A computed fold for a 289-nucleotide RNA from Hydrogenophilales bacterium 16-64-46, annotated as Bacterial RNase P class A. Rfam family: Bacterial RNase P class A. The family's RNA type in Rfam is ribozyme.
[in-house]
Parts: sequence; structure tokens; C1' cells
RNA sequence: AAAGUUGGCCAGACAGCCGCUGCCGCGCAAGCGGGAGAGGAAAGUCCGGGCUCCACAGAGCGGGAUGACGGCUAACGGCCGUACGCCGUGAGGCGAGGAACAGGGCCACAGAGACGAGCGUAUUCAGUUACGGUGAAACGCGGUAACCUCCAUCCGGAGCAACACCAAAUAGGCGGACGUUGAUGCUGCUCGCUGAGUCCGCGGGUAGGUGGCUUGAACCGGUCAGCAAUGGCCGGUCUAGAGGAAUGGUUGUCCAUGACAGAACCCGGCUUACCGGCUGACUUUUCCA
Repeated sequence: AAAGUUGGCCAGACAGCCGCUGCCGCGCAAGCGGGAGAGGAAAGUCCGGGCUCCACAGAGCGGGAUGACGGCUAACGGCCGUACGCCGUGAGGCGAGGAACAGGGCCACAGAGACGAGCGUAUUCAGUUACGGUGAAACGCGGUAACCUCCAUCCGGAGCAACACCAAAUAGGCGGACGUUGAUGCUGCUCGCUGAGUCCGCGGGUAGGUGGCUUGAACCGGUCAGCAAUGGCCGGUCUAGAGGAAUGGUUGUCCAUGACAGAACCCGGCUUACCGGCUGACUUUUCCA
């Protein structure tokens, strides 16, 4: 220098103006000021967990998932390490891996014969003995579990439209009081008219409202233990929380002209989509000193 392998990071930048959704401060209020406001995948909803409600003495059947060995973790089908197999000159990548003497099934092509005892040739008194080109396997203690199966471990169901609280109007329910010896209404009172309900309380549900809701297995930095995944300790930070659903519009400058894509209870993974750029480590080849 070229071609590669593998990990991490960014995802147009800056400024002005006008908006939108929360929060804080001031103000009686109108309002003013300050500060925050999507992602590495927010996606698919494929695994695992937290949380909530329901169910649940215990055991079994059925069903599902996983499967080398060791470790990490809240947990996992995830991750790390090691061994093994395959691919690659190499860095490295991929892997579906327990059990074939519990049982059943299957074994292409080739081969005379392919699953369990027979068969072919030679041989022998005698299925008695020997050999059998092929093939992964040939007379056996074969192979195949990515065929059923067996073994081991794990798995209750539904999901924030979960769930909890507050709670109208109308209708209906229960209880009490009054009421055809006239309640109630017209009507403040009396008369008159009317004629079977009226009033109060309780409780459930609906509309509506509030919580759940974002401080968390959190993030950043340092340090220690460990090959690593990861964990401990110390310091610092607060980083959307809506509810028909905000996160936008516009102008200017610059550049390499900007991809995939939009939170809806939260978190750890996996998978998928993705213009382009930065960077660490490493490999192979070539050249120069």
C1' cells in the first nucleotide's frame, strides 16, 4: 500500500423566529420566566423476567421448550470460556451435539444379497468351515434420535384495555318514614282541585376523573476481582410520560446533501430494516529501509 476479519461509536451541524406536551418558579388572574422532550433498532412480538389479577393440598396423565462441559445472570432458548466437528492460507466463521443393550421404524446409489437373519462361491459326514469385489454399514456389540421414542431439566392462566381508588344524571334494587282517616303537586299560607305515591338512607354498575406511569436488574466516570461474560466498591447525573395521544414548522449558513424508521407499563435478549461516516484490535500478500 492493497485485500480482508472482528468489536465499539455516530446517525447532518449551528443559529434565529413561531408553535405543541409535561415539569419548576413568580403572579389573584391573564400571563411571564427557566428547563426537558423518541431509537439503535422505539419495529417483529420470537424468547426471558419484573409488576397486576385469577386459580392453586399433594401427586399423576397429556402438552410444550431446551439438551457437549464449565461459568454469568432476576431469568432465558441469551451471553462468556473451553473442548470437538466442518469451512477458510489466515485473522476468523458456522454447528441442529444426552441415550442406538427399553422398544418400534428407516437405511438411497452401488452390490447377487441391506437389517437380521438370510444370501453367493468354495468346502464338509453335517448351516461344517472359510471367503465375500460393492457400500457409510455385509453376517455385528452396524448406522440413523433433523423419524417416533427414552432420559434429564424447566414451564398454572391472562395481560396496563392488567389492576386499584373516587364517583354523577337517568333507570332499576334493598331498607326506613309518611300515605285512600288523602301523601304529593298546583302553592309561601288557607280554601279548592288532584288522587298514589312522596321523602330519606344504603349498596352495585355506567359516564367521567385519579392512580398504576417511569428512580430503574438505570446511566456516566474511576477502581478492584475475573481470560471473559459479569460482579463488588466509590463518586456523579436525573434522562419523554401522553391519554384520539406532544416531540413540529419556517428562515439562514456550512458540509460528504442526510438511510431505516415514531415511545404508549417497564426491563434483559434475539431477529429483521438501514444512506453514509469515524475508530480500536488483528490477518494475508506485496514494496521500501